[in-house]
Context: one part of a larger RNA
RNA sequence: UGACGGAAGGGCACCACCAGGCGUGGAGCCUGCGGCUUAAUUUGACUCAACACGGGAAAUCUCACCAGGUCCAGACAUAGAAAGGAUUGACAGAUUGAUAGCUCUUUCUUGAUACUAUGGGUGGUGGUGCAUGGCCGUUCUUAGUUGGUGGAGUGAUCUGUCUGGUUAAUUUCGAUAACGAACGAGACCAUAACCUGCUAAAUAGGGUCGGGAAAUCCGUUUCCCGCAUCACUUCUUAGAGGGACUUCGUGCGUCUAGCGCGAGGAAGUUUGUGGCAAUAACAGGUCUGUGAUGCCCUUAGAUGUUCUGGGCUGCACGCGCGCUACACUGACGCAUCCAACGAGUUCAUUCCUUGGCCGGCAGGUCUUGGUAAUCUUGUGAGUAUGCGUCGUGAUGGGGAUAGAUUAUUGCAACUAUUAAUCUUCAACGAGGAAUGCCUAGUAGGCGCAUGUCAUCAGCAUGCGCCGAUUACGUCCCUGCCCUUUGUACA
Numbered sequence: 001u002g003a004c005g006g007a008a009g010g011g012c013a014c015c016a017c018c019a020g021g022c023g024u025g026g027a028g029c030c031u032g033c034g035g036c037u038u039a040a041u042u043u044g045a046c047u048c049a050a051c052a053c054g055g056g057a058a059a060u061c062u063c064a065c066c067a068g069g070u071c072c073a074g075a076c077a078u079a080g081a082a083a084g085g086a087u088u089g090a091c092a093g094a095u096u097g098a099u100a101g102c103u104c105u106u107u108c109u110u111g112a113u114a115c116u117a118u119g120g121g122u123g124g125u126g127g128u129g130c131a132u133g134g135c136c137g138u139u140c141u142u143a144g145u146u147g148g149u150g151g152a153g154u155g156a157u158c159u160g161u162c163u164g165g166u167u168a169a170u171u172u173c174g175a176u177a178a179c180g181a182a183c184g185a186g187a188c189c190a191u192a193a194c195c196u197g198c199u200a201a202a203u204a205g206g207g208u209c210g211g212g213a214a215a216u217c218c219g220u221u222u223c224c225c226g227c228a229u230c231a232c233u234u235c236u237u238a239g240a241g242g243g244a245c246u247u248c249g250u251g252c253g254u255c256u257a258g259c260g261c262g263a264g265g266a267a268g269u270u271u272g273u274g275g276c277a278a279u280a281a282c283a284g285g286u287c288u289g290u291g292a293u294g295c296c297c298u299u300a301g302a303u304g305u306u307c308u309g310g311g312c313u314g315c316a317c318g319c320g321c322g323c324u325a326c327a328c329u330g331a332c333g334c335a336u337c338c339a340a341c342g343a344g345u346u347c348a349u350u351c352c353u354u355g356g357c358c359g360g361c362a363g364g365u366c367u368u369g370g371u372a373a374u375c376u377u378g379u380g381a382g383u384a385u386g387c388g389u390c391g392u393g394a395u396g397g398g399g400a401u402a403g404a405u406u407a408u409u410g411c412a413a414c415u416a417u418u419a420a421u422c423u424u425c426a427a428c429g430a431g432g433a434a435u436g437c438c439u440a441g442u443a444g445g446c447g448c449a450u451g452u453c454a455u456c457a458g459c460a461u462g463c464g465c466c467g468a469u470u471a472c473g474u475c476c477c478u479g480c481c482c483u484u485u486g487u488a489c490a
Stems, first nucleotide, its partner, number of pairs: 001490002003487003007484007016474002020438005027324003031320004035315002043054002065310005071304001076119005086113001089108002092105003123298002126296003132292001134286003137282003144183003148179002150159003162174001164173002188275005194242002198239004204233002207230001209226007245268001247263006326431001330390007343376002351370002355366004397428001402423006444466008
C1' cells in the first nucleotide's frame, strides 16, 4: 500500500430491507439444464456473472453425433510409368436404400486434362478460449482513476484525492502544503412530451363550393359522391427554430452549496426513458461468427466433402425461465366502440393481400391494389361496454390426454409441422420451507407487430390500450463505497 475481521463510525442500493402489489415454489403443459437410456441421444456455458442463453422455434438441409454409400475439389516440385495409350465416362445383368459403372461380368468410349511414389500443400463446427486477436460479459451502475510542479518521508509511499455541510455523483460550498490540470460523472446523442408563431402538403386533414339521398317544427340537420371549385393548415406529417434555468415567492440552511413547500408552466425526481461510458483487472465466455489465428491432430478405409436413413424430441427422476388455470370482479352467446410500433414481390418471381364466389370450419378459387403517409390497413386488436344464459357443483370452471376426420406448408409430415371439426373431460378448490421483481402512466392485466420463418411461439425485441395499493424512509438482514482501527496474511 492492499487483503481480511463474528472491529468501530459514516454513507448508499427495491439485483437490500421496511409498507405493500404481483408472483414463483404446489397442478397440467411448453421449453432449457442435469441424470438415466441409447448406434447416436453432437456440443459450449454451472453462484451472482450457466440453465426461452449460444439470437439454439433442428422433419431434409442446418449438423458438428450415429449406421452406411460416393467423390477429390491431393496446388506445386522431383522421380517413375506413358501415344504400341497416362487416364476418363458408360448401356445391360449381378450388386445396391438408390437409375452411385461404388464394385464385378462384358466390352465400347476418351485422349495427356491424368496415374503411381516421395516431399509439400489444402480442407476440417477436429483439440487447445490455460497459446492468442477481436468482440462480449463481469468486478461496477457505483464514483472512481491519473500524472506535472511543490511539500513530507532514508525509502516503498503519502499529500493533492479533506474534519464538516450538500449532491444521484471526487456534485459542489468551503476548509486547506498544496497549486494548477486530465479521464470518468455531468455536459453530449437519441427518444417522448409543448408551440392557434415560421416553412409547406391531390401520398395528411377539416372547411367552402357543386351534385345526390334521407329526415324535417320548412329555419335547417345528417349522410354519400366530386383527379380536380376555391382558398386554408387547428388536427396529421417533418424541417428550421423557440422553450426549463429549479424561474419566482416563502421557510430552513455558515443565510454558502443547497433542501422543503407553494405559484406559474406542456414540462420542476438529473423533466421521463435509453445510448455512450474511466483506471485496473478476470487465466469469465467465445478457436461452433469470420478466408482472424499459433501449436497439435487428421488428411483418401478422411476428422475434407456429399448422398440416404436415424438422432439432437428418447424418460423411474431432480432443478430453472415461462404459459394455462383453479372461476361469478367469472365462463359462454349476441351486439357496440376504440390503438400504436412494424412489415411487404426487382427483373422474373410468387411478398402483403382487398373484393366476389364456393365451403360448417380449416381452406379453395377468380380477380384487384401495392416496391408503399397512396394498397393490404382506420391492420374496426384484446382487456372493455350493453343485453341475455348459467348459479356454486371438479359445474356451462379447467382443457391435459387420447380416437376419428378434413385441410395447409413442403420432395418428404410416421416419433403425430401447423390449423380446423366432432368426440374424450385428467390434475388443479390459491400452493410448505424457501424465494423473485417492482415506486407512476410504474407494477399488474390485455392484445398487436416484428425477429426466427417453406410451415410452426407458450420465446425474444418493440408497441400501444386499461391501469392500482404502498414508501418517498432506514441500515435490521444481504451487499457495495469511504474513514478510523487491529493483524503481520501478500